[in-house]
Context: one part of a larger RNA
RNA sequence: GCCUACGAGUUACUCUUCACUGGCAAGGUUAAAGAUUGAAGAUCUGCAGCCGAAGCGAAAGCGAGUCUGAAUAGGGCGCAUAGUCAGUGGAGGUAGACGCGAAACCUUGUGAUCUACCCAUGGUCAGGUUGAAGUUCCGGUAACACGGGAUGGAGGACCGAACUGGUGAGCGUUGAAAAGCUCUCGGAUGAACUGUGGGUAGGGGUGAAAGGCUAAUCAAACUGGGAAAUAGCUCGUACUCUCCGAAAUGCCUUUAGGGGCAGCCUCGAGGUUUGAGUGUCAUAGAGGUAGAGCUACUGAUUGGACUAGGGGGCUUCACCGCCUACCAAAUCCUGACAAACUCCGAAUGCUAUGACAUAUACUCGGGAGUGAGGCGCGGGGUGCUAAGGUCACGCGCCGAAAGGGAAACAACCCAGACCAACAGCUAAGGUCCCAAAAUCUAUAUUAAGUUGUUCAAACGUGGUCCGAUUGCACUGACAGCUAGGAUGUUUGCUUGGAAGCAGCAAUUCAUUUAAAGAGUGCGUAACAGCUCACUAGUCGAGCGAUCGGGCGUGGAUAAUAAGCGGGCAUAAAAUAUAGUACCGAAGCUUUGGACUCAGCAAUGAGUGGUAGGAGAGCAUUCAAGCAGCACAGAAGGUGUAGCGUGAGCUAUGCUGGAGCGGCUUGAAAAGCAAAUGUAGGC
Numbered sequence: 001g002c003c004u005a006c007g008a009g010u011u012a013c014u015c016u017u018c019a020c021u022g023g024c025a026a027g028g029u030u031a032a033a034g035a036u037u038g039a040a041g042a043u044c045u046g047c048a049g050c051c052g053a054a055g056c057g058a059a060a061g062c063g064a065g066u067c068u069g070a071a072u073a074g075g076g077c078g079c080a081u082a083g084u085c086a087g088u089g090g091a092g093g094u095a096g097a098c099g100c101g102a103a104a105c106c107u108u109g110u111g112a113u114c115u116a117c118c119c120a121u122g123g124u125c126a127g128g129u130u131g132a133a134g135u136u137c138c139g140g141u142a143a144c145a146c147g148g149g150a151u152g153g154a155g156g157a158c159c160g161a162a163c164u165g166g167u168g169a170g171c172g173u174u175g176a177a178a179a180g181c182u183c184u185c186g187g188a189u190g191a192a193c194u195g196u197g198g199g200u201a202g203g204g205g206u207g208a209a210a211g212g213c214u215a216a217u218c219a220a221a222c223u224g225g226g227a228a229a230u231a232g233c234u235c236g237u238a239c240u241c242u243c244c245g246a247a248a249u250g251c252c253u254u255u256a257g258g259g260g261c262a263g264c265c266u267c268g269a270g271g272u273u274u275g276a277g278u279g280u281c282a283u284a285g286a287g288g289u290a291g292a293g294c295u296a297c298u299g300a301u302u303g304g305a306c307u308a309g310g311g312g313g314c315u316u317c318a319c320c321g322c323c324u325a326c327c328a329a330a331u332c333c334u335g336a337c338a339a340a341c342u343c344c345g346a347a348u349g350c351u352a353u354g355a356c357a358u359a360u361a362c363u364c365g366g367g368a369g370u371g372a373g374g375c376g377c378g379g380g381g382u383g384c385u386a387a388g389g390u391c392a393c394g395c396g397c398c399g400a401a402a403g404g405g406a407a408a409c410a411a412c413c414c415a416g417a418c419c420a421a422c423a424g425c426u427a428a429g430g431u432c433c434c435a436a437a438a439u440c441u442a443u444a445u446u447a448a449g450u451u452g453u454u455c456a457a458a459c460g461u462g463g464u465c466c467g468a469u470u471g472c473a474c475u476g477a478c479a480g481c482u483a484g485g486a487u488g489u490u491u492g493c494u495u496g497g498a499a500g501c502a503g504c505a506a507u508u509c510a511u512u513u514a515a516a517g518a519g520u521g522c523g524u525a526a527c528a529g530c531u532c533a534c535u536a537g538u539c540g541a542g543c544g545a546u547c548g549g550g551c552g553u554g555g556a557u558a559a560u561a562a563g564c565g566g567g568c569a570u571a572a573a574a575u576a577u578a579g580u581a582c583c584g585a586a587g588c589u590u591u592g593g594a595c596u597c598a599g600c601a602a603u604g605a606g607u608g609g610u611a612g613g614a615g616a617g618c619a620u621u622c623a624a625g626c627a628g629c630a631c632a633g634a635a636g637g638u639g640u641a642g643c644g645u646g647a648g649c650u651a652u653g654c655u656g657g658a659g660c661g662g663c664u665u666g667a668a669a670a671g672c673a674a675a676u677g678u679a680g681g682c
Stems, first nucleotide, its partner, number of pairs: 001682006011095003015092010027051003033045005055062002065077004098236002101233001105226003109222002116200009125190001127159003130155001134151006163187003168183004202218001204214003239617006249262005263370002265367006276360001277358009291344001292342002298338002303333003307328001309327002311324004373398006380391003403414003418593004423589003429583003432567003438580001440579006451569002459554003463551010480538005486511003491505003517532001521530002594607005618671001620668007628660002636655008
């Protein structure tokens, strides 16, 4: 993992409440017990008790009223009758209360054969090394001291087996082993190691102290019991069809992943058709948003004018006074801003009335679920006009929605699946091939594979196309080529130098000219040299400048060609504009069928669906009654055929070898795919 079996809303109660069914009814009903009996139950007695028939008030109390109150006011709760008993069902309560699941708490006991420490009594430590004290001999001293030799054999001494430990590495890691193996390493006469017997017990022990150890268990052992502890948490919760169908919001909550009430769903009842709901149109309103505006306020604000005040300068002994490319109130002109500005002011939405259309809305009662929402679009707050961010509002969708398109893709676009069809028409989107349908028609653009369904910017671009304005041009333009490009003069100043070309100045002048600047750029130390403006010749038809637009191009960096879905596509299969045809969905239509609701009918409308509500059924086991089958073959197994919307049912072949269906009722240990479910098998 698979298969088989087992596996979760049950049962009890003089409990509460609602619905349905039945009995009796201002009443209803018996309990225990007793009697009778046909022994299964039933019938009768039993007036204890309970519920109802009267309420109000804290109460005294009063009573269809009563309480409050001074009140005969007002107001609150009542009255103007329907209950009760039983059965069945829905829900609640109390019980383990749908099932499984803690970590824990308390209590009775069991454990020191593991291990920690302690007590008693035993045992063990190859071999080698070092050589303390003491003693003795010699030297030495006045005597000691002291020195040397020998002897001696101390030590939590040294090296190293047994023994004990467990340092490093490797292996092992469904192991040979729930801690090992190999090599290596520490201690090895000691606070050493070890045998046997004994002691200390769970908030206790023991601990050279690691929260260590206390029987593979330790920040409180293990076993039985309280006990089915509790679990606002997680997981699971079993057959079918039909009807309707949510919520992720508000208020409160030791509350925030839980609840209570309301909202939204469902079922039943009610009245309403003289329309309380919704839509459209018309009319009448409230309002201060979008926009707009501001010599209409508040507040900010550009430039200018005018001009208080201030700063600076001048003058003056001082006062006066003058100037001001300074700062600047008020005022005027001009420009422009605002969620917490408004002289103004929509569209929507909202309220009311009327008309028309349409069974919605509402009230009461039973049952819920929901109370983590998410994305897109719009106008906003917050944030960075960040976020698949966050908050509220409006709409849509997902949630709970399948189908077609977007390659794939909850939410985007199209469109809401009762069933069937080898029928048709369309939507979005498409029509070369993959792949259904145009290699369609017309006119342009693009050369970048740009593009061809994610998206690229500022800033560049003499790539190319289109439009507009303007200038030059056969009296010859533009580009190229040939030739010239001079003189006063090296203008003046400055400078070491400054000669067109460092810098400054200038009426940058004048002359000769077809034309030629007191010089456009390079160059020199300064000259020189090259070149340009300008002119002539040659050539022979268009050439420049500016603005706007289309498509392209650079900008362009992420790890494979590698985000056109791929092939591939260039007068297109790209882009733009216009058009015709076709394809294309569970949409719509057609044909047949099923069910629900409305309706007398004809007929019409409807039938996606999670949580959830409501309805109708299938199957299993047992019981009662009725009626049956079976060794001429029951149940079960395995095939085949048929029937039913389905759960399922029927017939029959083979197998099997002894019991088993049908109908009507009743009762449940009554349906498995999931619970890291339990047991067995593979």

Predicted 3D model of a 682-nucleotide part of an RNA (large-subunit ribosomal RNA, domain II) from a Bacteroidia bacterium. The coordinates come from a structure-prediction model, not an experiment, and the mean pLDDT is 84. The full RNA is in RNAcentral, with records from ENA. Lineage of the source: Bacteria > Pseudomonadati > Bacteroidota > Bacteroidia. Rfam family: Bacterial large subunit ribosomal RNA.